[in-house]
RNA sequence: CGGGGCGUAGCGCAGCCCGGUAGCGCACUCCCUUGGGGUGGGAGUGGUCGAAGGUUCAAAUCCUUUCGCCCCGACCA
Numbered sequence: 001c002g003g004g005g006c007g008u009a010g011c012g013c014a015g016c017c018c019g020g021u022a023g024c025g026c027a028c029u030c031c032c033u034u035g036g037g038g039u040g041g042g043a044g045u046g047g048u049c050g051a052a053g054g055u056u057c058a059a060a061u062c063c064u065u066u067c068g069c070c071c072c073g074a075c076c077a
Base pairs, nucleotide, nucleotide: 001073002072003071004070005069006068007067010026011025012024013023020057028044029043030042031041032040050066051065052064053063054062
């Protein structure tokens, strides 16, 4: 330098293809259960979807640019 992949809640991930307003597990908070803890059950909090712009009634999803990480290849030494 070229090509590809990834970026979504504290952590690990799904959703993207085919646009309809964001979800699962763990964790966290509260309550019940116990003498207490654990386990189990119930309720709940938490995300500018890496960033910016565009298209659209509507964008995590489509388009453009850009940032970070990873992989492959090329070049120089």
Predicted 3D model of a 77-nucleotide RNA (transfer RNA) from Leptospirillum sp. The sequence was found in a public genome assembly. NCBI's taxonomy places the organism under Bacteria, Nitrospiria, Nitrospirales, Nitrospiraceae, Leptospirillum. It matches the Rfam family "tRNA". The family's RNA type in Rfam is transfer RNA. The coordinates come from a structure-prediction model, not an experiment, and the mean pLDDT is 83.